[in-house]
Context: one part of a larger RNA
RNA sequence: UGCAUCUGGUGGAUGCCUUGGCGAUCAGAGGCGAUGAAGGACGUGGUACGCUGCGAUAAGUUACGGUGAGUUGCGAACAAACUUUGACCCGUAAAUUUCCGAAUGGGGAAACCCUACCUUAAUUGGUAAUCUUGAACUGAAUACAUAGGUUCCUGAAGCAAACCCGGAGAAUUGAAACAUCUUAGUACCCGGAGGAAAAGACAUCAACCGAGAUUCCGUUAGUAGCGGCGAGCGAACGCGGAACAGCCCAGUGCUGUUUUUGUAAAAAUUAGAAGUAGUUGGAAACCUACGCCAUAGCGGGUGAUAGCCCCGUAUAAGUAAAAAGCAAUUACAGCCUCGAGUAAGGCGGGACACGAGAAAUCCUGUCUGAACAUAGGGGGACCAUCCUCUAAGGCUAAAUACUCCUGAUCGACCGAUAGUGAACCAGUACUGUGAAGGAACGGUGAAAAGAACCCCGAGAGGGGAGUGAAACAGACCUGAAACCGGAUGCAU
Numbered sequence: 001u002g003c004a005u006c007u008g009g010u011g012g013a014u015g016c017c018u019u020g021g022c023g024a025u026c027a028g029a030g031g032c033g034a035u036g037a038a039g040g041a042c043g044u045g046g047u048a049c050g051c052u053g054c055g056a057u058a059a060g061u062u063a064c065g066g067u068g069a070g071u072u073g074c075g076a077a078c079a080a081a082c083u084u085u086g087a088c089c090c091g092u093a094a095a096u097u098u099c100c101g102a103a104u105g106g107g108g109a110a111a112c113c114c115u116a117c118c119u120u121a122a123u124u125g126g127u128a129a130u131c132u133u134g135a136a137c138u139g140a141a142u143a144c145a146u147a148g149g150u151u152c153c154u155g156a157a158g159c160a161a162a163c164c165c166g167g168a169g170a171a172u173u174g175a176a177a178c179a180u181c182u183u184a185g186u187a188c189c190c191g192g193a194g195g196a197a198a199a200g201a202c203a204u205c206a207a208c209c210g211a212g213a214u215u216c217c218g219u220u221a222g223u224a225g226c227g228g229c230g231a232g233c234g235a236a237c238g239c240g241g242a243a244c245a246g247c248c249c250a251g252u253g254c255u256g257u258u259u260u261u262g263u264a265a266a267a268a269u270u271a272g273a274a275g276u277a278g279u280u281g282g283a284a285a286c287c288u289a290c291g292c293c294a295u296a297g298c299g300g301g302u303g304a305u306a307g308c309c310c311c312g313u314a315u316a317a318g319u320a321a322a323a324a325g326c327a328a329u330u331a332c333a334g335c336c337u338c339g340a341g342u343a344a345g346g347c348g349g350g351a352c353a354c355g356a357g358a359a360a361u362c363c364u365g366u367c368u369g370a371a372c373a374u375a376g377g378g379g380g381a382c383c384a385u386c387c388u389c390u391a392a393g394g395c396u397a398a399a400u401a402c403u404c405c406u407g408a409u410c411g412a413c414c415g416a417u418a419g420u421g422a423a424c425c426a427g428u429a430c431u432g433u434g435a436a437g438g439a440a441c442g443g444u445g446a447a448a449a450g451a452a453c454c455c456c457g458a459g460a461g462g463g464g465a466g467u468g469a470a471a472c473a474g475a476c477c478u479g480a481a482a483c484c485g486g487a488u489g490c491a492u
Base pairs, nucleotide, nucleotide: 001491002490003489004488005487006486007485008484009483015477016443017442020414021413022411023410024409025408026407027406028405029403030402031159032158039100040099041098042055043054044053046078047077049075050074051073061094062093063092064091065090066089070082071081072080105114106113107112115128116127117126118125130156131155134152135151136150137149138148163194164192165191166190167189174181178228204211205210215242216241217240218239219238225233226232246395247394248393249339251336253335254334255333256332257331260328261327262326263325269317270316271315275290276289277288278287291308292307293297299311300310301309344368345367346366347365348364349363350362351361354380375390376389377388378387379386430437431436450476453464454463455462456461
């Protein structure tokens, strides 16, 4: 030095576990905000810091209700206290709620600076942004007026995950290049609204039979079509379902506010059956024996696997006032006349599955421009016949879409390199001027019983002693391999 066996170190795979995730189902909720939000800064405890809670009344204050023996949140303890004269905790309703932030008295490099007026013992308390509805008072050029001004009142603003409507609108890409085309009316941006939105009561379809608002699903059908007839795009009629609801334009109406009466549901919470003994073991819920309950043998915990030990579960009971909802009702206010610069046509665009095409239909930038029920529109150029409907005013639930969020339940979903980026003080540490990017880190034990005391050592650490079922469970489950040692044997 190599090989083999044994025994260690290092390392953290594997197994088991789950506080966290992921995906659903059924309900609820679908908003918060000038009565100052979302989100923050700074404070706040007997004691340094962080998290949580709270706001100078600051881990809290008040009232009512519930509960009934412990309590002063967590890391995490010590001190000092509270509590059957009912604490702590839970529910409901109130009070307080610094500063920034739409931020709104002015400014500003957010959490700071500065001012005027009223008020106060006191920088004590308050008011003072902009736009806007309505009202009143004023009031130019300019006579009446109007613009403007002042005051009061009403509302708005900002935030929020997706869903919805409207405006504006790409490119990568595909066409095996590329220009029409496609990607796609997608992404992104802007405006607006609601719990849904939008649409909606036929100037619709159909085909000579008829149907009867809208929306959504299945089918029709990858059909008919469109298409450098390339790539691709792609209906409708009809049929089957979900859900159904019709109305108004001066009234038996709708909307808002308001008066009175009635009323469903709803919190914390309570009761809640039935098992003992022996064996093994550190520990019994395992096993053995004999029982019991069950409208309860879902689930979780307890020193191993418990219907009968604990929490629960089935079931039953309880829930004030106020607010809000719904129904009826009282009063007040507001709204609205059947649709002309419209239909249609020319030119130019756009939407329709339909790329100008034989191109109907719908929208309109521009130029023209009817009839008016003896009328007008449509039936895919156009004309006639026939059929059908009545545009140019308005409202309308449900079936449909979504989930930032709450509750309950579930999973041939994950189990710590997985599952959210995040099981752990994570959008943290860290990186970047910035937009932004973005980790790693779980497990002693049933119980800390977390190793008193002695010895070596400066300490770290170790050896005894002790605890424990186990300490090769000692700051920790198990503890693979790579890698590094030691012992023994063999070989050199």

The prediction has a mean pLDDT of 83. The part of an RNA shown here (large-subunit ribosomal RNA, domain I) has 492 nucleotides and comes from uncultured Micavibrio sp. The full RNA is in RNAcentral, with records from MGnify.